[in-house]
RNA sequence: GGACCUUUAACUCAGCGGAAGAGUGCCUGCCUUACAAGCAGGAAGCCCCAGGUUCGAACCCUGGAAGGUCUA
Numbered sequence: 001g002g003a004c005c006u007u008u009a010a011c012u013c014a015g016c017g018g019a020a021g022a023g024u025g026c027c028u029g030c031c032u033u034a035c036a037a038g039c040a041g042g043a044a045g046c047c048c049c050a051g052g053u054u055c056g057a058a059c060c061c062u063g064g065a066a067g068g069u070c071u072a
Stems, first nucleotide, its partner, number of pairs: 001071007010024004018055001026042005048064005
């Protein structure tokens, strides 16, 4: 230099173009003498960035950034 993959909650990851989900973690309450476990509830995301297409984009297109694999 070339090809490809990944980027979504604090972490690990899902997510048919109809607009944000899970597990773990965190907070509150219940339970307990207390802690853990368990149960119930809750907060936390401009979906890596900027444009474009579309009635509508995390998802499609273009450019860029970061990380990774292969290759000359």